RNA sequence: GCAGGCUAGGCGGCCGCGGAGGCGUUGAUUGUCUUCGAGGAAAGUCCGGACAUCACAGGGCAGGGUGGUCUACAGAAAGACCCGGGGAAACCCGCGGGAAAGUGCCACAGAAACAAACCGCCUAUGCCAGCCGUCCCACGUGAACGGCUGGCAGGCAAGGGUGAAAUGGUGCGGUAAGAGCGCACCAGCGUCGCGGUGACGCGGCGGCUGGGUAAACCCCACUCGAUGCAAGACCAAACCGGACCGUUUGCAGGCUGCCCGCCAAGGUCCAGGUAGGUCGCUUAGAUGGAUGGUCGUCCACGACAGAAUCCGGCUUAUCGGCUUGC
Repeated sequence: GCAGGCUAGGCGGCCGCGGAGGCGUUGAUUGUCUUCGAGGAAAGUCCGGACAUCACAGGGCAGGGUGGUCUACAGAAAGACCCGGGGAAACCCGCGGGAAAGUGCCACAGAAACAAACCGCCUAUGCCAGCCGUCCCACGUGAACGGCUGGCAGGCAAGGGUGAAAUGGUGCGGUAAGAGCGCACCAGCGUCGCGGUGACGCGGCGGCUGGGUAAACCCCACUCGAUGCAAGACCAAACCGGACCGUUUGCAGGCUGCCCGCCAAGGUCCAGGUAGGUCGCUUAGAUGGAUGGUCGUCCACGACAGAAUCCGGCUUAUCGGCUUGC
């Protein structure tokens, strides 16, 4: 430095709070005794499930979720490994299948971003103009040869410039100048062999090779009913009505966002009346929602912080102590 595990102030006295049980009281109130009483995250409500209702079973479309491999699991954001990136390393991070099914997008700059030459290089080829030199001739002029400059035609995409990205990269040879044109070493791609359950890795050979982006739409593979404890179940109390739609030919309603299918005698709206309790609910089990205050002492001087149906995971906050491995 990295990755884990445990702990989370202790003890005593006094007063106070919630549950359970007992004593007392006709019963109740009051009183009294005993005993139990928040977390590693209880937070977030992110993921999955148990459970409950729709509901009496299904199929499809749409839509949602997941996305390297293997294993585990009811399942999940679990474990190990592979690949890529970061780090000196232990380790950390990952919307990690497909661009040859299709459609989009890549601003600006730049010649050019599915296509091309701004600056340039060459002239081994060609044409035109000018200048210089050599040589020939009696001077000049002119012919021939060579060189230089400029222009046109032609060749180049190596060099420079622009950019996030420019016809794989670096180097050597070759060429008129260049180019995988050839070669060496790499990257990519294809193929063969070996290793591995697999993702993939290692090696041989080969032709030299026009992008990126899917956390853009999309394609592919797998998977998914909806809603949620304010779910729901039971008891009690109260209950005058009215309108519309529908009733086996169901074109009312429900499963259901849509279709098929199935169930089905009720459904919707207006108005009036009643609305208390038990369960669900737990070794804490509240429901106007409980564990606080104070004194003394020890010490490591105490952070983050408070259950509400339950379980597993993830993320976030956090003072200090102990401890394991690398």
Molecule: Bacterial RNase P class A
Organism: soil metagenome